[in-house]
Molecule: RNase P RNA; transfer RNA
Organism: Sedimenticolaceae bacterium
RNA sequence: GGAGUCGGCCGGAUGGUCGCUCUCUCCGCUUCGCGGAGGGGGAGGAAAGUCCGGGCUCCACAGGACAGGGUGCCAGGUAACGCCUGGGGGGCGAGAGCCCACGGAAAGUGCCACAGAAAAGAUACCGCCUAAGUCCGUCAAGGACCGGUAAGGGUGAAAUGGUGCGGUAAGAGCGCACCGCGCUUCUGGUAACAGAAGUGGCAGGGCAAACCCCACCCGGAGCAAAGCCAAAUAGGGGGGCGAGCGGCGCAAGCCGCGACCCGUGGUCCGCGGGGCUCCCGGGUAGGCUGCACGAGGCGCGCGGUGACGCGCGUCCCAGAUGAAUGGCCAUCCUCGACAGAACCCGGCUUACAGGCCGACUCCUCCU
RNA sequence: UCCCCGGUAGCUCAGUCGGUAGAGCGGGUGGCUGUUAACCACUAGGUCGGCAGUUCGAGCCUGUCCCGGGGAGCCA
Numbered sequence: 001g002g003a004g005u006c007g008g009c010c011g012g013a014u015g016g017u018c019g020c021u022c023u024c025u026c027c028g029c030u031u032c033g034c035g036g037a038g039g040g041g042g043a044g045g046a047a048a049g050u051c052c053g054g055g056c057u058c059c060a061c062a063g064g065a066c067a068g069g070g071u072g073c074c075a076g077g078u079a080a081c082g083c084c085u086g087g088g089g090g091g092c093g094a095g096a097g098c099c100c101a102c103g104g105a106a107a108g109u110g111c112c113a114c115a116g117a118a119a120a121g122a123u124a125c126c127g128c129c130u131a132a133g134u135c136c137g138u139c140a141a142g143g144a145c146c147g148g149u150a151a152g153g154g155u156g157a158a159a160u161g162g163u164g165c166g167g168u169a170a171g172a173g174c175g176c177a178c179c180g181c182g183c184u185u186c187u188g189g190u191a192a193c194a195g196a197a198g199u200g201g202c203a204g205g206g207c208a209a210a211c212c213c214c215a216c217c218c219g220g221a222g223c224a225a226a227g228c229c230a231a232a233u234a235g236g237g238g239g240g241c242g243a244g245c246g247g248c249g250c251a252a253g254c255c256g257c258g259a260c261c262c263g264u265g266g267u268c269c270g271c272g273g274g275g276c277u278c279c280c281g282g283g284u285a286g287g288c289u290g291c292a293c294g295a296g297g298c299g300c301g302c303g304g305u306g307a308c309g310c311g312c313g314u315c316c317c318a319g320a321u322g323a324a325u326g327g328c329c330a331u332c333c334u335c336g337a338c339a340g341a342a343c344c345c346g347g348c349u350u351a352c353a354g355g356c357c358g359a360c361u362c363c364u365c366c367u
Numbered sequence: 368u369c370c371c372c373g374g375u376a377g378c379u380c381a382g383u384c385g386g387u388a389g390a391g392c393g394g395g396u397g398g399c400u401g402u403u404a405a406c407c408a409c410u411a412g413g414u415c416g417g418c419a420g421u422u423c424g425a426g427c428c429u430g431u432c433c434c435g436g437g438g439a440g441c442c443a
């Protein structure tokens, strides 16, 4: 100098002026409040998608069974997670480094098109062999039958361990060596796993983001939750379904049990509540709380490889509800991307002009 | 805020258990006819909304993103 990897941060700046919203102080008024003056706060790293996890609120809580959904190497972090950190295994890269839904295929079921002999406890299309047995052939050579074989070819995404030597009629884990694999033991490690020794001739391909099995987790709904105040009305009309039992009553009818329905997504038992359903109408669509001090930010110290935790100090930092953060002017620069809160947090994912900082790798050159 | 459905040829829709995508209408060419329509024959046309992944193989399975449509919630 070039190429690249990882992590962190910023994401126009300053001033003036006119507005918007929240809040504090003061003053005035007709004191629910309204107006004025002054001070202070006012979008993001993703506020987004709503894909996960929690807080909070209400309902159900007594629990059980089944169903359903989710997660899936190990250990840790955390309020929790499908997130994060560290480790293991596998893959990619020359390297820094990156990627992996990574339990079980010997519990069972299913699928594997076409091609191919055969797609799973297999088989023989081409091929190889003719040792043993039978026959033909006088014998022999040779041939036929009965057969053997899975080395080689061929098909396929995938063909029942691989290479080599021996062996054999030809072959074959048939035997042996090495590699791979299974099992046992030992060692290291919390574990995943790794290593070593022994042993087994190999034990039956793939797919579980096919059903499934195993382990663990999950009650439901969502701030239009939920609570309070105020206002208004016709708590109205019509249709349909209401099996059955009992009590009171002369009757009309009333009451209880109950079928049925509801208890915010399923079933059964249990528990609690209630006639149910459809159509036509009616009213209100003010206000307050929830609502912003929080698993909070920043700094320092300590523990930990790290995610993170603990302690001390310090700060208060949007809160709208037709929904506020904008307009104009001036100066400067590298000329400004994606985009805007709506109950609140932790993640993930997606979008993003440009810039800054740190650590590291490889190549080339110079000293 | 929550829930559901859909995206396949120009249009409207199928696609079963993953095996290489069809139907009707429309378009084109030819025939028939004096001509047109109708009819007959042949034919073109698809990133299966985008991108990744699983798989030998994806319209179908999984994840994520984009677009479109619909529904629920007060008195009750």
Base pairs, nucleotide, nucleotide: 001363002362003361004360005359006358007357008356009355010354012332013331014330015329016328017327018326020042021041022040023039024038025037026036027035028034029033044338048349049348051347052346053345054344055343056222057221058220059219063269064268065267066266068218069217070216071215072214073087074086075085076084077083088102089100090099091098092097103213104212108211109210110207111206112205125153126152127149128148129147133145134144135143136142161179162178163177164176165175166174180202181200182199183198184197185196186195187194188193226289227288228287236280237279238278239277240276241275244257245256246255247254248253260274261273262272263271282442283441296315297314298313299312300311301310302309303308333336368439369438370437371436372435373434374433377392378391379390380389386423394410395409396408397407398406416432417431418430419429420428